[in-house]
Molecule: Fluoride riboswitch aptamer (crcB RNA motif)
Organism: Planctomycetota bacterium
């Protein structure tokens, strides 16, 4: 200086924020689902849908219906 392990730390989980808890990564974790069409071993392209949670609670914002 490189590699590798470990432990702390950090970070990540298809839209905002915060608790808790879980999975992961740590230079990568992640970057949603269906259907077609191309190219071919998973990548581009067109079209349609669902959701502020990874799960659970709360809060804010959306949409929707009902009462006042």
């Nucleotide at each position: 200086g490189u590699u590798u392990c470990c432990a702390a730390g950090g970070g990540u989980g298809a839209u905002g924020g915060a608790g808790u808890u879980c999975a992961c990564c740590u230079g990568a974790a992640c970057u949603g689902u269906u259907c077609c069409g191309g190219a071919u071993u998973u990548c581009c392209g067109g079209a349609a849908c669902u959701g502020a949670u990874g799960a659970c609670u709360c809060c804010u914002g959306g949409c929707g219906a009902a009462a006042u």